The part of an RNA shown here (small-subunit ribosomal RNA, 5' domain) has 571 nucleotides and comes from a metagenome. Its Rfam family is "Eukaryotic small subunit ribosomal RNA". The family is grouped with related families in Rfam's "SSU clan". For this family Rfam cites "Crystal structure of the ribosome at 5.5 A resolution" (Yusupov et al., Science, 2001). The coordinates come from a structure-prediction model, not an experiment, and the mean pLDDT is 81. The RNAcentral record of the full RNA draws on SILVA.
[in-house]
Context: one part of a larger RNA
């Protein structure tokens, strides 16, 4: 793991891996909105009155759909498992920082806010059809675009001049991007010379004067001369409305919400270092023209490398089994078995990895070489007016087929969690029921007492009697339950069960336990009838030909027990 009989009760609970990663009918598994992106819905519900009321379909817009789930086809240094490095790299959310330097040079510039689209809507249509869509006609932004303002300092050039020197006046300077150059220190103490502070009336004396981590760097970090013009540097939303006056469509304000640059952090991720893997020699030589080993240079990439392309060089593995072949081979935590060592399994609920019918190719994006995303090729299939058009269950149910082999087209988002613009929505992730003798947990089918009968013990011992106490029965007796039925309440999202619990519910004809066995190994009959080397048994060894301890039965007894037999694997 499958089957055969059997099955009362409580808990738990595995389940189409094995065969065909074989094909799939319908349904549903992924969608999200808050005071705070955009509402004239000709939708609704309120109206003192209004440009804008409250709810709000649908649409833009923004995340989210790279997780989960599901199966294990291929895969043998691959994948995986310990354990290493990234100073060789990418990283949406998160969370902590960060950010007045302008857009172009200077008379007329919107900076209280710029610019033009486009869905939904409306009406016109096309097709046999589809989540197909075309023309016309309007209207938003956090879509898509375009562009101000606002502080003092420095470095360069420097007309001109009385050259101990001093300048009127121009152009540079945010952060990013790219290249160069620079800084990125240091054993300790005296001296000297700058000078800045103390103390002194002075002589003079004390004090100081720049640099961060690392085992390690061409690091962080700063500077300087260019680049690049396709990065930022907020024309944005809610709620509260204050306070100064020069009373002006005046200046300044508070707490969020979203976004955007870098820099760190979490969350990851890619590679990656050392070891460690089943059988096989009836595979002994492999690799290298097309890269095989290796170096230089470039391209590619996030990012190191023969990753790749030029040009050198001839190298790299191998009996410590390379290469090839096999696996009914995803690894791996772990299961089963066992005095110890081992064997043998491991699809399967955790981690890691591949894959979505078979290759290949890509858009979008942090993040995919995605399939409940697209385009082809191939196989296979569905509609069809024949012109075309869709299709992907190795998510969740459920069919067919395959088989020796496996459950409902249930109900729920109440719980654990995830996902969204979110206290709300969504979630066959997950959770509740059904099915379910895969396995495992407790444990009913009786349990006393008299009588009577047949014992053992012991006292006191006398024909005897008492006291404990075993066994048995077609007597007798009342006690005691739950199995089952069921008001009810609890349970639960709602319901079932389960726990509780009123009424009902036990006397052999029931509420009645089975499944294999009775020569031997091996616990238990030389009892009956039956067949007569037959029909059968029986793992072996045997049994059966006329007194069968073994076959078919009754009957009694045995082993195990709500189970218990058989076949396979396997220790």
């Nucleotide at each position: 793991u499958a089957u055969g009989c059997u099955u009362g009760u409580c808990c738990c609970a595995a389940a189409g891996a094995u065969u065909a990663a074989g094909c799939c009918a319908u349904g549903c598994a992924u969608g999200u909105c808050c005071a705070a992106g955009u509402a004239u819905a000709a939708a609704u519900c309120u109206u003192u009155g209004u440009a804008c009321g409250g709810u709000g379909a649908a649409a833009c817009u923004g995340c989210g759909a790279a997780u989960g789930g599901c199966u294990c086809a291929u895969u043998a240094u691959a994948u995986c498992a310990g354990u290493u490095a990234u100073a060789a790299u990418u990283u949406a959310c998160u969370u902590g920082a960060u950010g007045a330097u302008c857009u172009c040079u200077u008379u007329a510039c919107u900076a209280c806010u710029u610019g033009g689209a486009u869905a939904a809507c409306c009406g016109u249509g096309g097709u046999a059809a589809u989540u197909c869509u075309a023309g016309a006609g309007c209207u938003a932004a956090u879509a898509c675009a375009u562009g101000c303002a606002a502080a003092g300092a420095g470095c360069c050039c420097g007309a001109c001049c009385u050259c101990u020197g001093g300048a009127a006046g121009g152009g540079c300077u945010g952060u990013a991007u790219u290249u160069a150059u620079u800084a990125g220190a240091u054993a300790a103490a005296a001296c000297c010379a700058a000078u800045g502070c103390c103390a002194g009336c002075a002589a003079u004396g004390g004090c100081g004067c720049u640099u961060g981590g690392u085992g390690a760097g061409u690091c962080a970090u700063g500077a300087u001369a260019a680049c690049u013009g396709c990065g930022c540097g907020g024309a944005u939303c809610g709620c509260a409305u204050g306070g100064c006056c020069u009373u002006g469509c005046g200046c300044c304000g508070g707490c969020g919400a979203c976004g955007c640059u870098u820099c760190a952090u979490u969350c990851a991720a890619a590679u990656u270092u050392c070891u460690g893997c089943c059988c096989u020699a009836u595979c002994a030589a492999c690799u290298u023209u097309c890269g095989a080993u290796g170096g230089u240079a470039g391209g590619a990439c996030a990012g190191a490398g023969g990753c790749c392309u030029a040009c050198c060089a001839u190298g790299g593995u191998g009996u410590u089994a390379a290469c090839g072949g096999g696996u009914a081979a995803c690894g791996g935590g772990g299961a089963a078995u066992u005095g110890g060592g081992g064997u043998u399994c491991g699809a399967u609920u955790c981690c890691g990895g591949a894959g979505a019918g078979g290759g290949a190719g890509c858009c979008u994006g942090a993040g995919a070489a995605a399939u409940g995303g697209c385009u082809a090729c191939c196989a296979c299939u569905u509609c069809c007016a024949a012109g075309g058009a869709a299709g992907g269950c190795a998510g969740c149910a459920g069919g067919c087929g395959c088989g020796c082999a496996a459950a409902u087209u249930a109900c729920c988002c109440a719980a654990u969690c995830c996902u969204g613009a979110c206290a709300c929505a969504g979630g066959g992730a997950g959770g509740u029921a059904g099915u379910g003798a895969c396995a495992g947990u407790a444990a009913a089918u009786a349990a006393c007492a008299a009588u009577g009968c047949a014992g053992a013990g012991c006292c006191c011992u006398u024909u005897g009697g008492g006291c404990u106490u075993u066994g048995c029965a077609a007597u007798u007796g009342g006690a005691a339950u739950g199995a089952g039925a069921a008001c009810a309440a609890u349970u639960u999202a709602a319901a079932u069960c389960c726990c509780u619990u009123a009424u009902c519910g036990a006397g052999u004809a029931a509420c009645a336990a089975u499944u294999g066995g009775a020569g031997g190994g091996c616990a238990a009959g030389u009892c009956u009838g039956g067949u007569g080397c037959c029909a059968g048994c029986a793992g072996c060894c045997g049994c059966g030909g006329u007194a069968a301890u073994u076959c078919c039965a009754g009957c009694u007894c045995c082993g195990a027990u709500a189970g218990c037999g058989u076949a396979u694997a396997u220790u």